c-di-GMP-I riboswitch aptamer from Neobacillus rhizosphaerae, 90 nucleotides, folded computationally. The sequence was found by an Rfam model in a public genome assembly. The model forms 95% of the base pairs in the Rfam consensus. Its mean pLDDT, the model's own confidence on a scale to 100, is 82.

RNA sequence: UUGUGAAAAAGGCAAACCAUGGGAAACUGUGGGACGUAAAACCGAGGGCCUGUACCAACAUGACAAGCUGGAUGGCAGCCGGAUACCACA
Numbered sequence: 001u002u003g004u005g006a007a008a009a010a011g012g013c014a015a016a017c018c019a020u021g022g023g024a025a026a027c028u029g030u031g032g033g034a035c036g037u038a039a040a041a042c043c044g045a046g047g048g049c050c051u052g053u054a055c056c057a058a059c060a061u062g063a064c065a066a067g068c069u070g071g072a073u074g075g076c077a078g079c080c081g082g083a084u085a086c087c088a089c090a
């Protein structure tokens, strides 16, 4: 440096759910909790997925509201991806 995670050590993270705060929602902060995890640490200006009652645009209306259609500017890194890293083994 590259590959691998069988055995071992030191440790790390934390799904669902619950409490509480934020948000229109998706989702998320904090505390509890562990399904799992060798990058389940970091990156949302690549692909993919989620949301669309907030906001924007079209339709509609005399106009507004309600309605309806479309849209990321919102979100997901525990989907792929990017760029890094501990220990052990080869």
Stems, first nucleotide, its partner, number of pairs: 002090004012037002017032006035078001042082002046080002048076003055071003059067001